[in-house]
Record summary
The RNA shown here (Bacterial RNase P class A) has 374 nucleotides and comes from an Egibacteraceae bacterium. It is recorded under the gene name rnpB. Its mean pLDDT, the model's own confidence on a scale to 100, is 81.
RNA sequence: GGAGCCGGCCAGGCGACCGCAGCGUGCUUGCGCACGUUGAGGAAAGUCCGGACUCCAUAGGGCAGGGCGCUGGGUAAUUCCCAGGCGCGGUGACGCGCGGAAAGUGCAACAGAGAGCAGACCGCCAGGGGCUCGCAUGCCACGUGGGUGCGAGUACCGGUAAGGGUGAAAGGGUGCGGUAAGAGCGCACCGGCGCCGGCGGCGACGUCGGCGGCCAGGCAAACCCCGCCCGGAGCAAGGCCAAGCAGGUGCGUUGAGGUGGCCCGCCGAGCACCGGGUAGGCCGCACGAGGCCGGCGGCGACGCCGGUCCCAGAUAGAUGGUCGCCACCCGCCGCGUGCGGGGACAGAAUCCGGCUUAUCGGCCGGCUCCCUCA
Numbered sequence: 001g002g003a004g005c006c007g008g009c010c011a012g013g014c015g016a017c018c019g020c021a022g023c024g025u026g027c028u029u030g031c032g033c034a035c036g037u038u039g040a041g042g043a044a045a046g047u048c049c050g051g052a053c054u055c056c057a058u059a060g061g062g063c064a065g066g067g068c069g070c071u072g073g074g075u076a077a078u079u080c081c082c083a084g085g086c087g088c089g090g091u092g093a094c095g096c097g098c099g100g101a102a103a104g105u106g107c108a109a110c111a112g113a114g115a116g117c118a119g120a121c122c123g124c125c126a127g128g129g130g131c132u133c134g135c136a137u138g139c140c141a142c143g144u145g146g147g148u149g150c151g152a153g154u155a156c157c158g159g160u161a162a163g164g165g166u167g168a169a170a171g172g173g174u175g176c177g178g179u180a181a182g183a184g185c186g187c188a189c190c191g192g193c194g195c196c197g198g199c200g201g202c203g204a205c206g207u208c209g210g211c212g213g214c215c216a217g218g219c220a221a222a223c224c225c226c227g228c229c230c231g232g233a234g235c236a237a238g239g240c241c242a243a244g245c246a247g248g249u250g251c252g253u254u255g256a257g258g259u260g261g262c263c264c265g266c267c268g269a270g271c272a273c274c275g276g277g278u279a280g281g282c283c284g285c286a287c288g289a290g291g292c293c294g295g296c297g298g299c300g301a302c303g304c305c306g307g308u309c310c311c312a313g314a315u316a317g318a319u320g321g322u323c324g325c326c327a328c329c330c331g332c333c334g335c336g337u338g339c340g341g342g343g344a345c346a347g348a349a350u351c352c353g354g355c356u357u358a359u360c361g362g363c364c365g366g367c368u369c370c371c372u373c374a
Stems, first nucleotide, its partner, number of pairs: 001370010012326007020039008041345001045356002048354005053234004065230005070084005085098005099225002104223002106219002121164002123160003128157001130154008139146002172190006191215002193212008238283004247274005257267003290309008328342005333336001
């Protein structure tokens, strides 16, 4: 200098003007007005996991159903995170994956003979049966034949998984022996798997030795098996207050009730209470597994301690818009104190911890590989 890998962070700044919502103060009978202050995110999103909270159900246990799945740890909890193990990919930093296919059932397009305790299409094999030919014959017949033996040929019955061919995949590899030809059929070595043991590790697992020809394909996001976990519904949860209408009870034209508290006067048919509860309102609901800073423990996720801060709360839903200057990026040329353009994804609705997805641009840190120079 180039190419990459991993982690973290920002999401324009300032000012003016016009608006919106919450809270506080003041004014106002009230509607409201003024001032101050606060007002989206890294994902507020998808609603995919896990919890808090609320109500319902619940003696205990099981079945069904669902979810998860290497090991150890973290956490309120998780399918999340951290550290490790093994496998695969990459020169590497690093990334991706994870119970069991050696319990059973099942599935696999096309091609292919055969796709699972496999298979004979081509090829290979003359060991068996048969046929043809040659040679021999001390056997039988005796008319050229038959029998027997040896050899050559022939793939009919068969054998064969070495070779070819098909396929993503054809059931270890190399060599020697063996055989008619072959084959873990036998043997040696290598590889895999299983079992036993030693050592290391909390463990997943690693490593070493021995034994067994055991050679065993893939799919469990097919059923299934093993282990662990799970009661249901969700803030439209749930609770409180409560017009009107309907209902019930009581009183009332022998005057209830109203008329500013009482009396007179005047008006004159309803009035009061009850429980449930609609509209509507309030709570839940903004102090929390909280943010920031520091210290300590831990490889780390994280935990503990101290200090400090208060940080949206609407209800059909506020958080917006315009202009100017500066910063950033891009393009253009007449290159300057120039001109023009650009700024994403999106947006709270009970809250929190994760995951996933979307996102113009930019910054920081650590690490790897290659090239060059010293």
Its Rfam family is "Bacterial RNase P class A". Rfam describes the family as follows. Ribonuclease P (RNase P) is a ubiquitous endoribonuclease, found in archaea, bacteria and eukarya as well as chloroplasts and mitochondria.